Record summary:
Model confidence (mean pLDDT): 82 of 100. Predicted 3D model of a 97-nucleotide RNA (SAM riboswitch aptamer (S box leader)). Its Rfam family is "SAM riboswitch aptamer (S box leader)". About the family: The SAM riboswitch is found upstream of a number of genes which code for proteins involved in methionine or cysteine biosynthesis in Gram-positive bacteria.
[in-house]
RNA sequence: GUCUUAUCAAGAGUGACUGAGGGGACAGGCCCUGUGACGUCCGGCAACCUGCUUUGGCAAGGUGCUAAUUCCUGCGGUGUAUACCGAAAGAUGAGUA
Numbered sequence: 001g002u003c004u005u006a007u008c009a010a011g012a013g014u015g016a017c018u019g020a021g022g023g024g025a026c027a028g029g030c031c032c033u034g035u036g037a038c039g040u041c042c043g044g045c046a047a048c049c050u051g052c053u054u055u056g057g058c059a060a061g062g063u064g065c066u067a068a069u070u071c072c073u074g075c076g077g078u079g080u081a082u083a084c085c086g087a088a089a090g091a092u093g094a095g096u097a
Base pairs, nucleotide, nucleotide: 003095004094005093006092007091008090013042015041016040017039021032022031023030026074027073028072029071043066044065045064048062049061050059051058052057070089075086076085077084078083
């Protein structure tokens, strides 16, 4: 990387180092950022797998996550419209030949 499946409105820093971009790509928006982005470390959150269990839960080993709904829109439906619902795509986990 393929396919299947579950979830995606909650939660998580007044830390250290570094030093200029970042929010996946495209397009259009809108934002974050020298009052320090990205990244690394530490800390933290959560509980998919896992372990234990009195089956209520408890723990936190493997992942994951730690601005904004997956930041919003892009396709379809309802609606006069704000909007709402769904899909697609994506992310993560578990499984799969």